Model confidence (mean pLDDT): 79 of 100. The RNA shown here (Lysine riboswitch aptamer) has 176 nucleotides and comes from Leptolinea sp. UBA1437. The organism belongs to Leptolinea, within Bacteria. It matches the Rfam family "Lysine riboswitch aptamer". Rfam 15.1 lists 3,224 matches to the family in 1,923 species.

[in-house]
RNA sequence: AAGAUUGAUAGAGGCGCGGGAUUUAUCAGUAGCCGUUCCGGAAUCGCUCAACCGAUUAUGAAGGAACUGCGAAAGGAAAUUUCGCCGAAAUGAAAGAAACGGUUGAGGGCUCUUUCAUUGGGCAUAAGGAAAAUAUCCUUAUGACUGUCACUUUUUGGUGGAGCGCUAUCAUGUGU
Numbered sequence: 001a002a003g004a005u006u007g008a009u010a011g012a013g014g015c016g017c018g019g020g021a022u023u024u025a026u027c028a029g030u031a032g033c034c035g036u037u038c039c040g041g042a043a044u045c046g047c048u049c050a051a052c053c054g055a056u057u058a059u060g061a062a063g064g065a066a067c068u069g070c071g072a073a074a075g076g077a078a079a080u081u082u083c084g085c086c087g088a089a090a091u092g093a094a095a096g097a098a099a100c101g102g103u104u105g106a107g108g109g110c111u112c113u114u115u116c117a118u119u120g121g122g123c124a125u126a127a128g129g130a131a132a133a134u135a136u137c138c139u140u141a142u143g144a145c146u147g148u149c150a151c152u153u154u155u156u157g158g159u160g161g162a163g164c165g166c167u168a169u170c171a172u173g174u175g176u
Stems, first nucleotide, its partner, number of pairs: 006171006014086001016085009032070002035067005043056004047107006089119009120146002123143008148161005
């Protein structure tokens, strides 16, 4: 002077990522409930199916409509605060697990865990999907911006790659 390989520790990107709590608006005068009237005319309900069990019903079931009164919640969102972080996290596929809803069996939904794959990050626009929604979220594509590394340069800049990356330190140890 260079500093291979491997491991450990600590960091950076910024409208940065995610969890909790509180408050607020929306959801919505909606769902639903009580009552009344009308249509309807035999089964209906307990997530779906099957078998049971229980309840209601010709003193009118299910379903539908009108009127009066009462009247939510969840999910999603914003603000504040707090916690954990920088594959933070998100999405997709597969497998597994617990509880719930009357019992049993099968299924499905919510939640969680593991593996594999993709995505550096936020933003804008468009399409599709979710959602009550012009809020917002997810996926894909495009665009500029931004951080990082490599190559290059007309040293103003340009091109390209991906986080299993990059930077710093330490250890191991390559090589002179």